[in-house]
Molecule: c-di-GMP-I riboswitch aptamer
């Protein structure tokens, strides 16, 4: 150093769900609360996925003004999708 994660110490973290919140959404924060996780630490311009769409822009529709729907660009979330990274106990 590397691999594993049966048993054991000290422990950690928090999913739906509730309530404030902030956000156009998607998601975030904070308190509750625990489904579950051996990295449920850290990283959202390595990189893949996935999930929005306020505004922009093309077309289609329906019309009056304007509305609706899809696409695209571009943004933005998401790390408990995969993935980079680093690191505590034991075992080997």
């Nucleotide at each position: 150093g590397a691999c594993u994660g049966a048993g054991a110490a000290g422990g950690g973290c928090a999913a739906a769900c509730u309530a404030c919140u902030c956000g156009a959404a998607a998601g975030g924060g904070u308190a509750g609360g625990a489904c579950g996780c051996a990295a449920a630490g850290c990283u959202a311009c390595a990189g893949g996925g996935c999930c929005c769409u306020c505004g922009u822009a093309a077309g289609a529709c329906c019309g009056a003004c304007g509305g609706u729907c899809u696409u695209a660009a571009a943004g933005g979330g998401u790390a408990g999708c995969c993935a980079g990274u680093u690191a505590c106990c034991a075992g080997c």